Predicted 3D model of a 68-nucleotide RNA (transfer RNA) from a marine eukaryotic metagenome. The coordinates come from a structure-prediction model, not an experiment, and the mean pLDDT is 80. Rfam family: tRNA. By type it is a transfer RNA. Its family is annotated with triplet codon-amino acid adaptor activity in the Gene Ontology.

């Protein structure tokens, strides 16, 4: 100095309903399987604390990992 958001890679803009992709689950299609084609679960936003009517977001501690 940067990062930390679903299982894993990342989105969320100027503070205003947390979302995509793959993966998992179910079905359809197959002699089976994979492949495709519907649908569908799934989140204490690293933690604690503050600001605000509202916090992933602002601001401060502290933990992780990475570069100098």
């Nucleotide at each position: 100095c940067c990062a930390g958001u679903a299982g894993c890679u990342c989105a969320a803009c100027u503070g205003g309903u947390a979302g995509a992709g793959c993966a998992g689950c179910u079905g359809a299609c197959u002699c089976u399987u994979a492949a495709u084609c519907a649908g569908u679960u799934g989140g204490u936003u690293g933690a604690g604390g503050g600001u605000u009517c509202g916090a992933g977001u602002c601001c401060u501690u502290c933990c992780u990992g990475g570069c100098c």